[in-house]
Context: one part of a larger RNA
RNA sequence: GCCAGCGAGUCAGACGCGCGCGGCGAGGUUAAGCUAGGAAGCGAGCCGCAGAGAAGUCGAGUCCGAACAGGGCGUCGAGUCGCGCGCGCUGGACGCGAAGCCGGGUGAGCUAUCCCUGGGCAGGCUGAAGCGGGGGUAAGACCCCGUGGAGGGCCGAACGGCAGUACGUUGAAAAGUGCUCCGAUGACCUGGGGAUAGGGGUGAAAGGCCAAUCAAACCCGGAGAUAUCUCGUUCUCCCCGAAAUAGCUUUAGGGCUAGCGUCGGCCGUUCUCCGGCGGAGGUAGAGCACCGGACGGGUGAGGGGGCUUCGCCGCCUACCGAUCCCGACCGAACUCCGAAUGCCGCCGGAUCAGAGGCCGGCAGUCAGAGCAUGUGGGCUAAGCUGUGUGCUCGAGAGGGAAACAGCCCAGACCGCCCGCCAAGGCCCCCAAGUCCGUGCCGAGUGGCAAAGGAUGUGCGUCCGCCCAGACAGCCAGGAGGUUGGCUUAGAAGCAGCCACCCCUUCAAAGAGUGCGUAACAGCUCACUGGCCGAGUGGACAUGCGCCGACAAUACACGGGGCUAAGCACGGCGCCGAAGCGGCGGAUAUGUUUUUACAUAUGGUAGGGGAGCGUCCCGCGGGGGGCGAAGCCGGAGGGCGACCGACGGUGGACCGCGCGGGAGCGAGGAUGCUGGC
Numbered sequence: 001g002c003c004a005g006c007g008a009g010u011c012a013g014a015c016g017c018g019c020g021c022g023g024c025g026a027g028g029u030u031a032a033g034c035u036a037g038g039a040a041g042c043g044a045g046c047c048g049c050a051g052a053g054a055a056g057u058c059g060a061g062u063c064c065g066a067a068c069a070g071g072g073c074g075u076c077g078a079g080u081c082g083c084g085c086g087c088g089c090u091g092g093a094c095g096c097g098a099a100g101c102c103g104g105g106u107g108a109g110c111u112a113u114c115c116c117u118g119g120g121c122a123g124g125c126u127g128a129a130g131c132g133g134g135g136g137u138a139a140g141a142c143c144c145c146g147u148g149g150a151g152g153g154c155c156g157a158a159c160g161g162c163a164g165u166a167c168g169u170u171g172a173a174a175a176g177u178g179c180u181c182c183g184a185u186g187a188c189c190u191g192g193g194g195a196u197a198g199g200g201g202u203g204a205a206a207g208g209c210c211a212a213u214c215a216a217a218c219c220c221g222g223a224g225a226u227a228u229c230u231c232g233u234u235c236u237c238c239c240c241g242a243a244a245u246a247g248c249u250u251u252a253g254g255g256c257u258a259g260c261g262u263c264g265g266c267c268g269u270u271c272u273c274c275g276g277c278g279g280a281g282g283u284a285g286a287g288c289a290c291c292g293g294a295c296g297g298g299u300g301a302g303g304g305g306g307c308u309u310c311g312c313c314g315c316c317u318a319c320c321g322a323u324c325c326c327g328a329c330c331g332a333a334c335u336c337c338g339a340a341u342g343c344c345g346c347c348g349g350a351u352c353a354g355a356g357g358c359c360g361g362c363a364g365u366c367a368g369a370g371c372a373u374g375u376g377g378g379c380u381a382a383g384c385u386g387u388g389u390g391c392u393c394g395a396g397a398g399g400g401a402a403a404c405a406g407c408c409c410a411g412a413c414c415g416c417c418c419g420c421c422a423a424g425g426c427c428c429c430c431a432a433g434u435c436c437g438u439g440c441c442g443a444g445u446g447g448c449a450a451a452g453g454a455u456g457u458g459c460g461u462c463c464g465c466c467c468a469g470a471c472a473g474c475c476a477g478g479a480g481g482u483u484g485g486c487u488u489a490g491a492a493g494c495a496g497c498c499a500c501c502c503c504u505u506c507a508a509a510g511a512g513u514g515c516g517u518a519a520c521a522g523c524u525c526a527c528u529g530g531c532c533g534a535g536u537g538g539a540c541a542u543g544c545g546c547c548g549a550c551a552a553u554a555c556a557c558g559g560g561g562c563u564a565a566g567c568a569c570g571g572c573g574c575c576g577a578a579g580c581g582g583c584g585g586a587u588a589u590g591u592u593u594u595u596a597c598a599u600a601u602g603g604u605a606g607g608g609g610a611g612c613g614u615c616c617c618g619c620g621g622g623g624g625g626c627g628a629a630g631c632c633g634g635a636g637g638g639c640g641a642c643c644g645a646c647g648g649u650g651g652a653c654c655g656c657g658c659g660g661g662a663g664c665g666a667g668g669a670u671g672c673u674g675g676c
Stems, first nucleotide, its partner, number of pairs: 001676006009233001011091003015088010027047003033042002051058002061073004094232002097229001101222006112196009121186001123155003126151001130147006159183003163180005198214001200210003235611006245258005259365002261362007270355001272350008285337001286335002291331003295327004302320002304317004368393010398409003413585004418581003424575003427560003433572001435571006446562001452547002456544003460540006473531005479504003484498003510525001514523002586601006612665001614662007622654002630649004636643002
């Protein structure tokens, strides 16, 4: 992992509430028990038939009160007992699951420490004290040579350890093996006997160790501890169908009440939408009249600075500047103004729908998500976060978006080898146009992207120049005063400064556009003529393109591939879904009431309804050795759970109908047991 079996809302209570059915009914009913064969009967009590008040007490009233004000609670609706069902309460209370807490015991054959009694440590090195001899001294100290054999001394086996590393990691081993390494007369190692026990021991102290278990051992018990948590919770069909919000919460992944769902009873259009009329309001926008902010100008109290004076004065100022004026602005917490929507009321109309309201039974929900839009926070960031409105998902399948809960289309009762459409598509993959008309793009743009940049190209508008010849090109000219003046070593059109940048000749020619020289020279431009012969220059708006454009395998159309199979506009046709229609069928509701028709039937949590099957019991009626159950196959029947003629196997019991009772339905719980 698979298979089989087992495996989770139960039972109890003269308990509580509700619904259904039943008995009796102003009454209903007993508990233990008595009697007893049973039944009947008896039996304290309980609920109801009257309430009000703290009470005395009064009573269809009563209480507060001075009250014959007012007001509160009552009077004007029948209960009670039983059975069934739903829910609650108390119990383990749907099942499994803790870590833990407490009690009584069992453990020191592992290990920690201690006590008693034994045992062990090859070999080698070093050479303390002391002692002897010699030297030395006044005597010493001291020195030398021996002797001696100390040491948590040195090297190194046994023994003990385990620092490094490799291997091992479903191991040879639930802690090891190899190599290297440390201690090795000591706080050494070790045998045997004994002691200390669980909030206790022991600990050269690591929360270490106390039997492969230790921040409180193990075993049994309290015990089915508790688990606001996780997981699981078993047959069928039918109807409806949520929520992820508010308030409060030692509350935030839990609860309670409300909201939203469902079922029953009652009400009967009250809901919703449209039209008309009436109403409240301060948003969008706008505005600056208030409150604030803020730009420029004018005015200018006051101030600063300077000058002046003995002082008071006075003068100047391109500085600051209240106020007022002019122009132009800004604001969620500004408003002289002010919509659209939305909201409230009344009247009229439309719709009759799983509309609306009230009372009651039962819930679930309290992590929501994306998209669009109004906004706060954030960075006018986030698949971000808060909130309002709407939609979808959630709980929604189908078609489209290559794939893709939340986007687009569209809401799946069942069947059909029928039809029409939606979104989106129609060259091939791939159903349908290689469809028609007009234009655009040349970038594979299409098939990611910005500021910004550009004689890309289409269309439009405007302004110049132009057959009295424009624009481009080519030929020619482009002069004189003069090298203007200044400056400067020089400055001659062309380093720089000045100018009232003048005058002349001219078809035209600047006191000079650029290159150039040390300065000149030289080239060139403006400007003019000629050649040529029809357009030419600029600005703006707009369509489609270009650059900007660097990321790691080849990958930014789903692919092939496409110059239309791209883009824009127009047109005809077709494809395309569980949408709509057609035919057949099922169920429910309504109308009708022969019949038929209409409508409805996606669905998680959850509410409601109707059934199938298993085991046992009662009653009834049956089957069976001419073959029961079980097992295998199975025509056929039922929407389904399932039922089942018949055949085989099997060899002794078993259906059915009506009631009753449950250890009653398995795929899931890292479920349990067994098998493989």
Record summary:
Large-subunit ribosomal RNA, domain II from Enorma massiliensis, 676 nucleotides, folded computationally.